[in-house]
Context: one part of a larger RNA
RNA sequence: GGCAAUUGGUGAAUGCCUUGGCGAUGUCAGGCGAUGAAGGACGUGACUAGCUGCGAUAAGCCUCGGGUAGCGGCAAAUACGCUUUGACCCGGGGAUUUCCGAAUGGGAGAACCCAGCAGCCUUAAUCGGUUGUUAUCCAUAUCUGAAUAUAUAGGAUAUGGAAGCGAUACCCGCUGAAUUGAAACAUCUUAGUAAGCGGAGGAAAAGAAAGAGAAUUCGAUUCCCCAAGUAGCGGCGAGCGAAAAGGGAACAGCCCAAACCGGUCUUGCUUGCAAGGCCGGGGUUGUAGGACCCCAACAUGGUACUUUGAUUGUUAGGUGAAUCAUCUGGAAAGAUGAUCCAUAGAGGGUGAUAGACCCGUAACCGAAAACUUGAAAUGACCUAGGGUGUUCCUGAGUAGCACGGGACACGAGAAACCCCGUGUGAAUCUGCGCAGAGCACUGCGUAAGGCUAAAUACUAGACAUCGACCGAUAGUGAACCAGUACCGUGAGGGAAAGGUGAAAAGGACCCCUGUUAGGGGAGUGAAAUAGUACCUGAAACCAAUUGCCU
Numbered sequence: 001g002g003c004a005a006u007u008g009g010u011g012a013a014u015g016c017c018u019u020g021g022c023g024a025u026g027u028c029a030g031g032c033g034a035u036g037a038a039g040g041a042c043g044u045g046a047c048u049a050g051c052u053g054c055g056a057u058a059a060g061c062c063u064c065g066g067g068u069a070g071c072g073g074c075a076a077a078u079a080c081g082c083u084u085u086g087a088c089c090c091g092g093g094g095a096u097u098u099c100c101g102a103a104u105g106g107g108a109g110a111a112c113c114c115a116g117c118a119g120c121c122u123u124a125a126u127c128g129g130u131u132g133u134u135a136u137c138c139a140u141a142u143c144u145g146a147a148u149a150u151a152u153a154g155g156a157u158a159u160g161g162a163a164g165c166g167a168u169a170c171c172c173g174c175u176g177a178a179u180u181g182a183a184a185c186a187u188c189u190u191a192g193u194a195a196g197c198g199g200a201g202g203a204a205a206a207g208a209a210a211g212a213g214a215a216u217u218c219g220a221u222u223c224c225c226c227a228a229g230u231a232g233c234g235g236c237g238a239g240c241g242a243a244a245a246g247g248g249a250a251c252a253g254c255c256c257a258a259a260c261c262g263g264u265c266u267u268g269c270u271u272g273c274a275a276g277g278c279c280g281g282g283g284u285u286g287u288a289g290g291a292c293c294c295c296a297a298c299a300u301g302g303u304a305c306u307u308u309g310a311u312u313g314u315u316a317g318g319u320g321a322a323u324c325a326u327c328u329g330g331a332a333a334g335a336u337g338a339u340c341c342a343u344a345g346a347g348g349g350u351g352a353u354a355g356a357c358c359c360g361u362a363a364c365c366g367a368a369a370a371c372u373u374g375a376a377a378u379g380a381c382c383u384a385g386g387g388u389g390u391u392c393c394u395g396a397g398u399a400g401c402a403c404g405g406g407a408c409a410c411g412a413g414a415a416a417c418c419c420c421g422u423g424u425g426a427a428u429c430u431g432c433g434c435a436g437a438g439c440a441c442u443g444c445g446u447a448a449g450g451c452u453a454a455a456u457a458c459u460a461g462a463c464a465u466c467g468a469c470c471g472a473u474a475g476u477g478a479a480c481c482a483g484u485a486c487c488g489u490g491a492g493g494g495a496a497a498g499g500u501g502a503a504a505a506g507g508a509c510c511c512c513u514g515u516u517a518g519g520g521g522a523g524u525g526a527a528a529u530a531g532u533a534c535c536u537g538a539a540a541c542c543a544a545u546u547g548c549c550u
Base pairs, nucleotide, nucleotide: 001549002548003547004546005545006544007543008542009541015535016499017498020470021469022467023466024465025464026463027462028461029459030458031165032164039100040099041098042055043054044053046078050074051073061094062093063092064091065090066089070082071081072080105114106113107112115134116133117132118131119130120129121128136162137161138160139159140158141157142156143155144154170201171199172198173197174196175195181188185235211218212217222249223248224247225246232240233239253451254450255449256395260281261280262279263278264277265276266275267274268273269272286429288394289393290392291391292389293387294386295385301382302381303380305379307377308376313371314370315369317365318364319363323338324337325336326335327334339356340355341345347359348358349357400424401423402422403421404420405419406418410436431446432445433444434443435442486493487492506534509521510520511519512518
């Protein structure tokens, strides 16, 4: 020096564990905000650095319920207190709630600076303090009021509303790419996607046929299955891609405008007419309907509106069966023996593995208060027939057309239907639109006003439950004081880090030493090679001892 074994050190793998994650199902909830939100800053404890809670009434105040012997959060100790006159704790309601923040009296480099007005306190008086109030825009009303006479603009005041945040979700609208594919690329595709903007709701949107489309037809909308990768579209390339019918889910239908009648106001004038506005009645559709006129009639059915509100549920809880002995052991839930309950043998805990020890579980019960549900009732509202005449009404810069676009599965095509822009511009029920050029016939519908639950989409959040999901390099980035430390001017990026023991019983006392380091005794404990650098403790690596070889 090498090899091997052994004993240690170092080191952290592995095993076991789980407080945290991930995914899903069901129910609830689906908003908060000028009555100042979300989110923060600063305070607040006997002692208090952080977290949590709270707000100068500051780990809290009041009240109503629940609940029961302890309590003063995480978090030990000391001190001092509270509590059966019911504390602490749990739930409902209320009070307080600094400053910043939409931030809104003015300003500002967020958590700061400086005001006006009114009231109150204080002062001899100023000063000062305190409470309230004072932003902007929109709507309505009133009062004022220029150039400029009436007026208008403008101004002031009052009342009401808006704003901002939230889940990167779902919905509607406006704007709107490119990478990509076409094996290049331009039409096309990606895609009306991503992204941006605006708006809303618990859903949104759509919706009671100027529909569908060929049936002896159906009868609002939405969603699912199917039709069907069909019919079609397409540098007929790549690709795009229906609809009806059929089967289901859920079902709900209505209101205006107009004709006509009445009232009221304004304007115009030929002073009793015309026009217009507002209000009330009337009326609402396609086998056309309604008005006007005539006949008959006062019933029937309903409601999505108003008020009351039975009942249900939610937000604390309560009752809740049944086991002992011996043995091993540090400890019994294990083993042995004997027994019991079960509408409860789900699960968790307890010094090892517990139906009968604890918490629970099955089942049943429960609310002063708030919310929820909404049976039923009250009110209010809606709802009917027949006929003659064919006089009136039935949504106009609309439909249509031309040109230019868009959207329809459909790329201009034979290209209808639908929607915009520019221009032009009807008819009035013997009307008008549509049935995929156009025409005829035959059918279907009734545009140019509006409302409308349910079936459907989503999940930030709450509760309950589950998993051939993970188990600390996994699972969230984050099991731990993590969006932290740290990095970056900034937008932004972004970690590592779990485990003593059943219980701290966390090692009194003695010794070594410069020693608050470390160790040796002693003691605790089942165990200290479980000693807080703490479960297990592999390997690399290091050392010592022994053996062999050189």